Predicted 3D model of a 74-nucleotide RNA (transfer RNA) from a Desulfurococcaceae archaeon. The coordinates come from a structure-prediction model, not an experiment, and the mean pLDDT is 80. The sequence is in RNAcentral, with records from ENA.
[in-house]
């Protein structure tokens, strides 16, 4: 120097195709059960979607730059 592909919740990771109320699992916490802890249940919090610009009524999702991470060519 070229190409892919990944970046979302405190971790593990869905959602992208065909733009339309941001999830899920473990964790946290709070409750119920229990002599009590764990495990099972029940609720609840927790998110500038790596950044920044576009397009659009509307973007995690399209398009552009740049950042980090892995790969492969050179």
């Nucleotide at each position: 120097g070229g190409g892919c592909c990944c970046g979302u919740a405190g971790c593990u990771c869905a959602g992208c195709a065909a733009g339309g109320u941001a999830g899920a699992g473990c964790g946290g916490c709070g409750g119920a059960u229990g002599g009590g802890u764990a495990a099972c249940c029940c609720g609840u919090a927790g998110g500038u979607c790596g950044g920044g610009g576009g397009u659009u009524c509307a973007a995690g999702u399209c398009c552009c730059c740049c950042c980090g991470g892995g790969c492969c060519c050179a």